[in-house]
Molecule: transfer RNA
Organism: candidate division WWE3 bacterium UBA1397
RNA sequence: GCCAACGUAGCUCAGGGGUUAGAGCGGGCGUUUCAUAAGCGCUAGGUCGGUGGUCCGAGUCCACCCGUUGGCA
Numbered sequence: 001g002c003c004a005a006c007g008u009a010g011c012u013c014a015g016g017g018g019u020u021a022g023a024g025c026g027g028g029c030g031u032u033u034c035a036u037a038a039g040c041g042c043u044a045g046g047u048c049g050g051u052g053g054u055c056c057g058a059g060u061c062c063a064c065c066c067g068u069u070g071g072c073a
Base pairs, nucleotide, nucleotide: 001072002071003070004069005068006067007066010025011024012023013022018056027043028042029041030040031039049065050064051063052062053061
């Protein structure tokens, strides 16, 4: 330099046009215990990488940019 994949909660990821954006782990509170851990219940936390476009409607489709990873040279 060329090509491809990926970017969503603190972390790992799901969601592939329409409802309110979710799960596990982690955090907080409660319950339990002599105590801690585990278990159980509740709860907070998201401008979905950025800008623009398509569409009645975009996390999802398109373009560009940024970043990460891989491949080729």